[in-house]
The prediction has a mean pLDDT of 78. This is a predicted structure of a 146-nucleotide RNA (FMN riboswitch aptamer (RFN element)) from Natronoglycomyces albus. It matches the Rfam family "FMN riboswitch aptamer (RFN element)". From the family's description: The RFN element is a highly conserved domain that is found frequently in the 5'-untranslated regions of prokaryotic mRNAs that encode for flavin mononucleotide (FMN) biosynthesis and transport proteins. The source organism's lineage runs through Bacteria, Bacillati, Actinomycetota, Glycomycetaceae and Natronoglycomyces.
RNA sequence: GCGCGCUGGCGGGGUCGGUGAAAUUCCGAGCCGGCGGUAAUCAGACCACGCAGUCUGUCAGUCCGCGACCCGGUCACAGCCAGUGACCGGUGGAUCUGGUGAGAAUCCAGAACCGACGGUGAGAGUCCGGAAGGGAGUUAGCGCGC
Numbered sequence: 001g002c003g004c005g006c007u008g009g010c011g012g013g014g015u016c017g018g019u020g021a022a023a024u025u026c027c028g029a030g031c032c033g034g035c036g037g038u039a040a041u042c043a044g045a046c047c048a049c050g051c052a053g054u055c056u057g058u059c060a061g062u063c064c065g066c067g068a069c070c071c072g073g074u075c076a077c078a079g080c081c082a083g084u085g086a087c088c089g090g091u092g093g094a095u096c097u098g099g100u101g102a103g104a105a106u107c108c109a110g111a112a113c114c115g116a117c118g119g120u121g122a123g124a125g126u127c128c129g130g131a132a133g134g135g136a137g138u139u140a141g142c143g144c145g146c
Base pairs, nucleotide, nucleotide: 001146002145003144004143005142006141007140008139009138010137015029016028017027018026030126031125032115033114034066035065036064037063042057043056044055045054046053061113062112070090071089072088073087074086075085076084077083095111096110097109098108099107117129118128119127
């Protein structure tokens, strides 16, 4: 340094106004953007100074993949049901135009678009709830192997 295992930590953001008997749900104007990957910006280091090269860090809600939510199956616990857990499978939103350039899915500019389920005095990305949950993953320590 790599692989495997165990344990601990961390691991989602966002409102005002209007109408109304009633809406943070409608209307108007705002606001928000999980995780890994990619990457022509930017920063740093190395190298013979560098604008070349190499390495490291860093830039995507709408690119690739994953997670949450929902549905189904198998197994375990359970007398049955209900329920809980593990594993497997399914479902799973949304971007264009222009610029620069050798090259743009990530840069720059502009204009768009999207957002689980249940609840509600009235329809929810933003309120309340399942949830002090789960979680992609990330980080630290320990052990084993190479």